This is a predicted structure of a 106-nucleotide RNA (SAM riboswitch aptamer (S box leader)) from Veillonella magna. The sequence is in RNAcentral, with records from MGnify.
[in-house]
């Protein structure tokens, strides 16, 4: 700096309280999460190989609860409520897109 992040994959031994990046929220968590170690899987970014492809899956990372679990900044669509004679304004469910943050690979 690029390119991807709604798909896909879990047993066992150790250990023993907090984990899921920050907040906030929602979750997971002594029926043992996390983490770590063995074996076992998914994935196909580099490499490598071929029969050159929707191709193997040998090597190098990653990955194996929940969309990056959701939101956080903006814009767009629009629900409601409140205020206004109106024109419109505030606050606001939910929808879409884009950042930004973050992972992971070159």
């Nucleotide at each position: 700096u690029c390119a991807u992040c709604a798909a896909g994959a879990g047993c066992a031994g150790c250990u023993g309280a907090g984990g899921g990046a920050c907040u906030g929220g929602c979750c997971c968590g002594g029926u043992g999460a996390c983490g770590u170690u063995g074996c076992g899987g998914c994935a196909a970014c580099c490499u490598u190989c071929c029969u050159u492809g929707a191709g193997a899956a040998a090597g190098g990372u990653g990955c194996c609860a929940a969309a990056u679990c959701c939101a956080g900044c903006g814009a767009u669509a629009g629900u409601a409520u409140c205020g206004g004679u109106a024109a419109u304004g505030a606050u606001u469910a939910u929808g879409u897109c884009g950042a930004a943050a973050g992972a992971u690979g070159a």

The source organism's lineage runs through Bacteria, Bacillota, Negativicutes, Veillonellaceae and Veillonella. Rfam family: SAM riboswitch aptamer (S box leader). Rfam's curators write: The SAM riboswitch is found upstream of a number of genes which code for proteins involved in methionine or cysteine biosynthesis in Gram-positive bacteria. Its mean pLDDT, the model's own confidence on a scale to 100, is 83.